Overview:
The RNA shown here (Archaeal signal recognition particle RNA) has 272 nucleotides.
RNA sequence: CUGGAGGCUAGGUCGGACGGGUAGCGGACGUCUGUUGCCAUCAAUCCGCUUCAGAUGGGAUCGAAGCCUGAGGGCGCUGUAAGAGGUAAAAAGAGCCCGGAACCAGAGCGUCGAAGCUCAGUCCUGGGGGAUCAUGUUUAUGGCGAACCGCGCGAGGCCGGGAACGGUGCAGCGCUAAACUAUGGAUGUGGUGCUCUCAGGGUCGCUGAGUGGAGCAAUGGAGCCGGACAAACUUUUUUUGUCUCAUGCAGUCACCGAUGGCGCGCCUCCGC
Numbered sequence: 001c002u003g004g005a006g007g008c009u010a011g012g013u014c015g016g017a018c019g020g021g022u023a024g025c026g027g028a029c030g031u032c033u034g035u036u037g038c039c040a041u042c043a044a045u046c047c048g049c050u051u052c053a054g055a056u057g058g059g060a061u062c063g064a065a066g067c068c069u070g071a072g073g074g075c076g077c078u079g080u081a082a083g084a085g086g087u088a089a090a091a092a093g094a095g096c097c098c099g100g101a102a103c104c105a106g107a108g109c110g111u112c113g114a115a116g117c118u119c120a121g122u123c124c125u126g127g128g129g130g131a132u133c134a135u136g137u138u139u140a141u142g143g144c145g146a147a148c149c150g151c152g153c154g155a156g157g158c159c160g161g162g163a164a165c166g167g168u169g170c171a172g173c174g175c176u177a178a179a180c181u182a183u184g185g186a187u188g189u190g191g192u193g194c195u196c197u198c199a200g201g202g203u204c205g206c207u208g209a210g211u212g213g214a215g216c217a218a219u220g221g222a223g224c225c226g227g228a229c230a231a232a233c234u235u236u237u238u239u240u241g242u243c244u245c246a247u248g249c250a251g252u253c254a255c256c257g258a259u260g261g262c263g264c265g266c267c268u269c270c271g272c
Stems, first nucleotide, its partner, number of pairs: 002271007011062004015033005023050005038058005066262003072256002076252006083245013097227004103221003108216002116211007123201008131192013150175004157168004
């Protein structure tokens, strides 16, 4: 001289910023922000200070360590500018819907006859006739049809009689009346998924016949023109509200921090 170890002292650190207040700084208050990281007392018409501008006391820690300066960066915040996207509402336009003319496309029907035209039918109203159904009246025929109170016959029974026989009459049989019923005829009324005829009307479409002689009627396509547009749906634009994302500029700032300034002391031991 240099390096290492230990001890000591001066000293450093234990937050900062903004707002408010002040000539200004710091503090008590409010806000923001950093750290592993202090406490007690004091005070807001107040307290202490003067540009490293709180005081007093205590503690922790580092320790010749460090402190100051602070270019630049910079989270955040404020203001301003303007962008993208989502979403809601409103307005306007377009589409969706309807009509028109023209164009294009592929099929269809058509000389085994398109469009058009004529007639008739299909439809409606009225008059007349028929058919049919329902219902009523009347009539003919048949069936059925009376415990007794209708008729006839009437076994047995009963009555009369010497007998022949007579009388009575239940069951049964036959007949018929009313009523019921079957069929047919005549006739009235009402109806009709029917039909004929006459008159009138209507006729988009369809059917038939005739005429006629080459076109006809749709579909789809991209636009055009016009209409409609109550509601819904699709889409475009604009405006407003709201949300999200990213950004420029200005101001401020925790925090980080280049450079520069000041300071870097004392003792012991060891090594060179």
Rfam family: Archaeal signal recognition particle RNA. The literature on the family includes a 2002 paper in Curr Opin Struct Biol by Wild et al., "Towards the structure of the mammalian signal recognition particle". Its mean pLDDT, the model's own confidence on a scale to 100, is 75.